[in-house]
RNA sequence: CCCUGUGGCUCAGUUGGUAGAGCAUGGUGCUUGCAACGCCUGGGUUGUGGGUUUGAUUCCCGCUGGGG
Numbered sequence: 001c002c003c004u005g006u007g008g009c010u011c012a013g014u015u016g017g018u019a020g021a022g023c024a025u026g027g028u029g030c031u032u033g034c035a036a037c038g039c040c041u042g043g044g045u046u047g048u049g050g051g052u053u054u055g056a057u058u059c060c061c062g063c064u065g066g067g068g
């Protein structure tokens, strides 16, 4: 100097408008049982503190973690 921080994990999320997917967890159906498969389900102060705005994951600044 550049990139990056969003559920447990991996990641989406644009003209700024009240956050999602896959896997995993829990429950359940099926099975003699297990696995696989189907259905349901909880879980997020969007790293943190400010600014702008009617409204910020999104724009701006500081701090901080990670990578180069």
Base pairs, nucleotide, nucleotide: 001068002067003066004065005064008023009022010021011020017054026040027039028038029037047063048062049061050060051059
The RNA shown here (transfer RNA) has 68 nucleotides and comes from Oncorhynchus mykiss. The sequence is in RNAcentral, with records from Rfam.